Small-subunit ribosomal RNA from an uncultured Gammaproteobacteria bacterium, 1362 nucleotides, folded computationally. Model confidence (mean pLDDT): 85 of 100. It matches the Rfam family "Bacterial small subunit ribosomal RNA". Rfam links the family to the GO terms ribosome and structural constituent of ribosome. The RNAcentral record of the sequence draws on ENA, Greengenes and SILVA.

RNA sequence: CAGGCCUAACACAUGCAAGUCGAGCGGCAGCAUGAUGUGUAGCAAUACACAUUGAUGGCGAGCGGCGGACGGGUGAGUAAUGUAUGGGGAUCUGCCCAGUAGCGGGGGACAACCCGGAGAAAUCCGGGCUAAUACCGCAUACGCCCUACGGGGGAAAGCGGAGGACCGAAAGGCUUCGCACUAUUGGAGGAACCCAUACCCGAUUAGCUAGUUGGUGAGGUAACGGCUCACCAAGGCAACGAUCGGUAGCUGGUCUGAGAGGACGAUCAGCCACACCGGAACUGAGACACGGUCCGGACUCCUACGGGAGGCAGCAGUGGGGAAUAUUGGACAAUGGGGGCAACCCUGAUCCAGCGAUGCCGCGUGGGUGAAGAAGGCCUUCGGGUUGUAAAGCCCUUUAGGUUGGGACGAAGGUUAGCAGUUUAAGAGAUAGUUAACCUGACGGUACCGACAGAAUAAGCACCGGCAAACUCUGUGCCAGCAGCCGCGGUAAUACAGAGGGUGCGAGCGUUAAUCGGAGUUACUGGGCGUAAAGGGCGCGUAGGCGGAGAUAUGAGUGUGAUGUGAAAGCCCUGGGCUUAACCUAGGAAGUGCAUCGCAAACGAUAUUUCUGGAGUAGAUGAGAGGGUGGCGGAAUUUCCGGUGUAGCGGUGAAAUGCGUAGAGAUCGGAAGGAACGUCAAUGGCGAAGGCAGCCACCUGGCAUCAUACUGACGCUGAGGCGCGAAAGCGUGGGGAGCGAACAGGAUUAGAUACCCUGGUAGUCCACGCUGUAAACGAUGAUGACUAAAUGUUGUUGGGGGAACCCAGCAGUAUUGAAGCUAACGCGAUAAGUCAUCCGCCUGGGAAGUACGGCCGCAAGGUUGAAACUCAAAGGAAUUGACGGGGGCCCGCACAAGCGGUGGAGCAUGUGGUUUAAUUCGAUGCAACGCGAAGACCUUACCUACCCUUGACAUCCUGCGAACUGAGCCUAGUAGCUUAGGUGCCGAAAGGAGCGCAGAGACAGGUGCUGCAUGGCUGUCGUCAGCUCGUGUUGUGAGAUGUUGGGUUAAGUCCCGUAACGAGCGCAACCCUUGUCCUUAGUUGCCAGCAUUAAGUUGGGGACUCUAAGGAGACUGCCGGUGAUGAACCGGAGGAAGGCGGGGACGACGUCAAGUCAUCAUGGCCUUUAUGGGUAGGGCCACACACGUGCUACAAUGGGGCGUACAGAGGGUCGCCAACCCGCGAGGGGGAGCCAAUCUCAAAAAGCGUCUCGUAGUCCGGAUUGGAGUCUGCAACUCGACUCCAUGAAGUCGGAAUCGCUAGUAAUCGCGAAUCAGCCAUGUCGCGGUGAAUACGUUCCCGGGCCUUGUACACACCGCCC
Repeated sequence: CAGGCCUAACACAUGCAAGUCGAGCGGCAGCAUGAUGUGUAGCAAUACACAUUGAUGGCGAGCGGCGGACGGGUGAGUAAUGUAUGGGGAUCUGCCCAGUAGCGGGGGACAACCCGGAGAAAUCCGGGCUAAUACCGCAUACGCCCUACGGGGGAAAGCGGAGGACCGAAAGGCUUCGCACUAUUGGAGGAACCCAUACCCGAUUAGCUAGUUGGUGAGGUAACGGCUCACCAAGGCAACGAUCGGUAGCUGGUCUGAGAGGACGAUCAGCCACACCGGAACUGAGACACGGUCCGGACUCCUACGGGAGGCAGCAGUGGGGAAUAUUGGACAAUGGGGGCAACCCUGAUCCAGCGAUGCCGCGUGGGUGAAGAAGGCCUUCGGGUUGUAAAGCCCUUUAGGUUGGGACGAAGGUUAGCAGUUUAAGAGAUAGUUAACCUGACGGUACCGACAGAAUAAGCACCGGCAAACUCUGUGCCAGCAGCCGCGGUAAUACAGAGGGUGCGAGCGUUAAUCGGAGUUACUGGGCGUAAAGGGCGCGUAGGCGGAGAUAUGAGUGUGAUGUGAAAGCCCUGGGCUUAACCUAGGAAGUGCAUCGCAAACGAUAUUUCUGGAGUAGAUGAGAGGGUGGCGGAAUUUCCGGUGUAGCGGUGAAAUGCGUAGAGAUCGGAAGGAACGUCAAUGGCGAAGGCAGCCACCUGGCAUCAUACUGACGCUGAGGCGCGAAAGCGUGGGGAGCGAACAGGAUUAGAUACCCUGGUAGUCCACGCUGUAAACGAUGAUGACUAAAUGUUGUUGGGGGAACCCAGCAGUAUUGAAGCUAACGCGAUAAGUCAUCCGCCUGGGAAGUACGGCCGCAAGGUUGAAACUCAAAGGAAUUGACGGGGGCCCGCACAAGCGGUGGAGCAUGUGGUUUAAUUCGAUGCAACGCGAAGACCUUACCUACCCUUGACAUCCUGCGAACUGAGCCUAGUAGCUUAGGUGCCGAAAGGAGCGCAGAGACAGGUGCUGCAUGGCUGUCGUCAGCUCGUGUUGUGAGAUGUUGGGUUAAGUCCCGUAACGAGCGCAACCCUUGUCCUUAGUUGCCAGCAUUAAGUUGGGGACUCUAAGGAGACUGCCGGUGAUGAACCGGAGGAAGGCGGGGACGACGUCAAGUCAUCAUGGCCUUUAUGGGUAGGGCCACACACGUGCUACAAUGGGGCGUACAGAGGGUCGCCAACCCGCGAGGGGGAGCCAAUCUCAAAAAGCGUCUCGUAGUCCGGAUUGGAGUCUGCAACUCGACUCCAUGAAGUCGGAAUCGCUAGUAAUCGCGAAUCAGCCAUGUCGCGGUGAAUACGUUCCCGGGCCUUGUACACACCGCCC
């Protein structure tokens, strides 16, 4: 400075909002004055009291006039009786302005008042008196009205001021001025009516209309008019949306937007409508009247129950409704309005004030300086950082607020007096001017200006994951909560809550609701329709839209100019006024519109005329499953008849149902009947589409080519409309061979209302009618024009030279493809390219092409076609993966071919489960389960009991003491108590280092939790051949290319090709071991020759073996063949070894939130006389059961006895332990040797030879149990191993299923080591001995690699989904 009931046009208490005029009138209730009278104060004067008097100022009520139709409120109704813009003529108009002419003379009433009466009241009735600018005549009539043109009709009112002459007894007349009045003309302003255009949604509202449309005549109105009435005619409106339904006051404008638009219609301004609801008229210039009347209704109030009163959508205010909207304020000072001559009165209009941050604007809450970067807070990697010059401190300023003093504008004017004008006869009066005095301010304790004091009295709100500026800590733990969208929260949350800090805005800031924008997301500007939503199934054609070339005319469209209008305010520009701004104010511009008048004539239009190119007609020729009707034909199926003939046929993955000895099937002959037309046949032809196929005839539509002639735009499209329209279906009547919904049976299957089989009815066929839909698809409307090529093919014309063949044109049809288009895929002269015209259709998914309604149909159903609700997607194309009971190629003990096992038994061991005080914890498909554990008293983490609390362990401080060692007592033990011995090292002589004890606190400690917070390590796919990058190229992009392709390999190994060229991590190689040889070196190893011995025992030897160092060797190097002269493959030679010689170590990018917080390390959390530490005992060894991994077996290729032969690799001093002796044996004694190529463990076993057993629960098998022992150890009870004697269980080769292995492998046999006192080891890791079988091959199972394909999967098929 502005705005403030958007809801209940819901109801209203109370007060106020429309009165005024005594200069219209009769009057006088109240007030004041005067006069008169009386009384009192002694008289007069004066004062007071009472009475009388309208005489005066004035004035309640009344008559009368003007105004209450303005101003103020509200938006219910209204889709046109409305509004806006622009026009029109058949009208009215009080007060106002201008003009003209008047205002003469009479009359009778009614209020007030008086009297009487009724009633509770409101109010009413009767009688009587009276005035007027009230009412009524008469006279007059320039204008005026009516008229048949002769004529006729109609007015008025006075009041006030002043006054010279004149008149009058007086009042006064008279004159004049002013106001009022009458008639009339014109104006201004106002009002009424008519026309055109514009003004929301719905067609699931398509027909509406009887005073309806028009005419004639009357009536009515201020006025035109069906406005009303009588008669006549049958019209009028409507797809350019009538009628009906819903919603709504309209406009200037407001908000938004680049604009075009969209939404809205508060304040302010114009118009309309309404005034409790409905209706009606009266008065009046004006009303059908917000604060008038009457009637009806609802409601409220009063009542004496008879009857009355009322209308806030005026200003305040109340209740109610609501998310929500103010004071029962002041003043007429200003502006304006009503009345009045005026003073003045009235005015909730208005001007002000009050309330509310409701909005806009301006201002303040301080400014400068100030590092010890204070304290406090927060964070921290503990160093510090940040809050932060921020605060404090110091120096200033004083707006607003406070106190105090001054102090406007808004006042124009009015009254009185004077002056000089005008009017006048005039010095009355009136009037404009001038001078002087007086008077007028609600706001207002105003604005504004000064003085004083003092930084003093004055900052919040939202946000901080991205969008979107701003980050950390704590708490919480899918809880509490947040959220505009995406989305956060399940123990490390920048997203919740709090805090610190930060960001934004600031007397505001956020939220909610709403509008426009962004949204080109209804597309006029400015969209689309092959696959995303969207082309009508196809044609003919009505209205409509659009339309070839030349000329002329016209000028409604169009362009341009002028004029009028487009109110003011607002927006914009330029000035001006408030200190600035908001705001106010002046001028301009604008208002894209409408109307009127000119000009132009290109375009479009209309009219006339001409043309031939579009279109059509005539002629010739031609192709064709184009349509309709009739007839004819052969092959095949089926059925029937007859012949031959015998046991099956048929059918399937395999079968069965079915048919067949009553003769099937097969085969031959004959007959019947229906339907469909093999080959030709095609990427072919025809048709508008649906669709059309044996042959012939008839009827008939369209098309193409060629040549000339003619018509002269006759054209294109096409809402409605009409017709055609596969299959299925419906109606009536035929027909019925095959096929075949339904149905029946048989199979398949968990089931199988299916797929398969055997039958089989409607139907399929014909005629006539109906239905009207399809993925009716090229998912691509019709027509016309233009725009590179290439290759086929159909028809036809021309040419080469007649055919074949070739070339060219036109009309079709198909493939590739340039430009261009496209989101991409793709389209590409048959466009989805570039243009033009017309139609149809789309606007997120679902609900739903559903419901309701209409129309159609016999029905089935069709067509038109929603909403509630719900979701945040649905969808297209392409990409990379993954997947497929998709395809191709290729690997692997993957299958197959073999050998041996597991699964059955007993036992060992691990796991699950159960149990328990505890049975500690972890590992759980492959990839947990003889796993962590290469040795469960200890370990040990578990349980019970008893103890310790700076602690068993680390660092720091103080005190004492060397440390330390021995003994005794007590205890279950740790612990504890007592006692004895003992004094060290360095030293600068202060002390120090180290150790022990005691004390205080910082801290230690935790196998407590989280492997889904982590590091490290490990498993797995997988020793599979893959995984990537740079540059380039390519694609809008994700991406692709390279890495694909042809070969080849164990291999992305290599070669060739190649818009790719290179490179990296993987493969291979380099490393270890083994296989051959050489050189060197020979002890503890070896021994050929020479000696020697019982013995390589010793001398000797280095030849050999062996040992352990270094070398050589293998590379497709050589030859032949194949291949492309390549890579490579096949064969061969030589060689100890041949194509990677065998084995090992070595594991790409990554996957599994794989495993491990209990190896270790580590963030966070938890615990701190315990979840830490110590000791003893127990447990980890439990046992109905289930599983995994093993051992031993079931025997004769064996068991047992005796004899006898040959390894390798390891270990050993708190050790391995020889010989010898003892014991049946485990073992004991013993002590030689050995720190080990020396000694020792140590016997290798299977094997070989021989004897026995003779197929049996055994001379198999060894579990279990009893007894007796040995060894280790502090200790074998829970719970050790071993030995001997005795016992002698199950088991006679193992269901479904399942595992390992491709050669020195499997199988089988023993030996050693780690851990360890011993050992539950049948485990694990190594070592050697003996030593096989099989692989056709890649169809299948499993896993994997490459290419390709589909995908609605992407947590990726253990998916998704109904």